[in-house]
This record gives sequence, structure tokens and C1' cells, in this order.
RNA sequence: GGGCCCGUAACUCAGUGGUAGAGUGUACGCCUGAUAAGCGUAAAGUCAAUCGUUCAAUCCGAUUCGGGCCCA
Repeated sequence: GGGCCCGUAACUCAGUGGUAGAGUGUACGCCUGAUAAGCGUAAAGUCAAUCGUUCAAUCCGAUUCGGGCCCA
């Protein structure tokens, strides 16, 4: 330098046009003599950024940024 893949909650990942979820973790409560486990509730996201297409974009297109793999 070229090609491909990925970027979504603190972490690991779903969701692939109709306005975002799960598990783990965190906080609080219940339970216990106390802890762990278990149960319940809650918080936590400008969906990497900008521009475009669309009535509507996490999703489609372009560019940029970051990460990974391969080739040279």
C1' cells in the first nucleotide's frame, strides 16, 4: 500500500428499515443469627463519528476514526 471482517449498557453478545434487548456485573429490597446462594425491583445506551437515501436509519450508501485477519 491492497483486500476482508468488526465497532450496540461496565463486560460478553442479540437485534439487519417502524424508534434497542438478554446474560453477567452494579445498587436497593426480601430471605438468613450473619454471609453465600435464591427471589424481586431499579439504574445504566447521543447504537464509533459526519454526511446522504427514506415518511421513518442501529439497520441501506459514501467518507473518516478505532480494532482484528490475510496478501504485498